[in-house]
């Protein structure tokens, strides 16, 4: 200095609110939350991950394919759908005396990735 390999650590937040009701943190009102990389600072621009479905596989927490939500207007600026102002919108699966982004569960899981150490190369 750096292709690569191995290992370690780390890696998701948010209602004990009010109302109705026999029953709701699920409905209504109000409130609150926002993984990772890129880019002028991003939940809603591009991409990735998780979840979910199917197939393979033969049990691995594996591989592949599919699926994969949501924003506009104005302003500043060389540059921003990222900042500022205003008004909006979105949120897996299973469970539940009643429909869930916020409760419980798979999950002390998985994981994009982040940091560090060693080996190795020059």
């Nucleotide at each position: 200095u750096u292709a690569u390999u191995u290992c370690u650590u780390u890696g998701g937040g948010g209602a004990c609110a009010g109302g109705u009701g026999a029953a709701a943190u699920u409905c209504c009102u109000u409130a609150c939350c926002g993984g990772c990389g890129g880019u002028a600072u991003a939940g809603c621009c591009c991409g990735c991950g998780a979840a979910c479905a199917c197939a393979u596989g033969a049990u691995a927490u594996a591989u592949g394919u599919g699926c994969c939500g949501a924003a506009c207007a104005g302003g500043u600026g060389u540059g921003a759908u990222u900042c500022c102002u205003g008004u909006g919108c979105c949120g897996a699966c299973g469970g539940u005396u009643a429909c869930a982004g916020u409760c419980c569960g798979g999950a002390u899981g998985u994981g994009a990735g982040a940091a560090g150490a060693a080996a190795g190369c020059u």
Predicted 3D model of a 122-nucleotide RNA (FMN riboswitch aptamer (RFN element)). Its mean pLDDT, the model's own confidence on a scale to 100, is 80. The model forms 100% of the base pairs in the Rfam consensus. It was read from a public genome assembly, where an Rfam model found it. Rfam family: FMN riboswitch aptamer (RFN element). Its family is annotated with FMN binding in the Gene Ontology.